Record summary
The RNA shown here (Glycine riboswitch aptamer) has 91 nucleotides and comes from an Actinomycetales bacterium. The source organism's lineage runs through Bacteria, Bacillati, Actinomycetota, Actinomycetes and Actinomycetales. Its Rfam family is "Glycine riboswitch aptamer". A reference for the family is Mandal et al. (2004), "A glycine-dependent riboswitch that uses cooperative binding to control gene expression", Science.
RNA sequence: CGAACCGUGACGGGAGAGUCCUCGCCCGUCGAGGCGCCGAAGGAGCAACCCUCCCCGGGAAUCUCUCAGGCCCCCGUACCGUCACGGCGAG
Numbered sequence: 001c002g003a004a005c006c007g008u009g010a011c012g013g014g015a016g017a018g019u020c021c022u023c024g025c026c027c028g029u030c031g032a033g034g035c036g037c038c039g040a041a042g043g044a045g046c047a048a049c050c051c052u053c054c055c056c057g058g059g060a061a062u063c064u065c066u067c068a069g070g071c072c073c074c075c076g077u078a079c080c081g082u083c084a085c086g087g088c089g090a091g
Stems, first nucleotide, its partner, number of pairs: 001091001005087009018035001020034005036071003042067001043065003049058002
């Protein structure tokens, strides 16, 4: 000097699923209840595999569960790209 990797931030891209019923309200909307539904904030669970005599334990997800969250629009979201800063540091 510096690839790759990790963290943070900014910008861009980025879904899904009833604005169904009832009631209330300051009657625009919002809130509550009921049923139905979605999964890409978060959370939880497990396979192969590793360890062990065995049990236990470790063990991923965009898979599963829907606790949470969400189901007009908007916002937001996992994930992807770019840039900047920092850490680490192949060479």